A computed fold for a 73-nucleotide RNA from a Candidatus Omnitrophota bacterium, annotated as transfer RNA. It matches the Rfam family "tRNA". From the family's description: Transfer RNA (tRNA) molecules are approximately 80 nucleotides in length. It is annotated as a transfer RNA. The coordinates come from a structure-prediction model, not an experiment, and the mean pLDDT is 83. Lineage of the source: Bacteria > Pseudomonadati > Candidatus Omnitrophota.
RNA sequence: GGGCCGGUAGUUCAGUUGGGAGAACGCCACAAUGGCAUUGUGGAGGUCGCGAGUUCAACUCUCGCCCGGUCCA
Numbered sequence: 001g002g003g004c005c006g007g008u009a010g011u012u013c014a015g016u017u018g019g020g021a022g023a024a025c026g027c028c029a030c031a032a033u034g035g036c037a038u039u040g041u042g043g044a045g046g047u048c049g050c051g052a053g054u055u056c057a058a059c060u061c062u063c064g065c066c067c068g069g070u071c072c073a
Stems, first nucleotide, its partner, number of pairs: 001072007010025004019056001027043006049065005
């Protein structure tokens, strides 16, 4: 330098006919216990890597760039 895969909540990840942004763990509150642990219920938490394009509408499609992994040279 080139090919391929990946970047979504604090963490690990899901999210394919383009229209709802989600799960688990963690965090906070409440209940049960004398207390802790555990369990249950509820809640907070996201510029979907950045910019542009297509579209009525983009995490999703297209282009450029950045970062990580891997292969080739």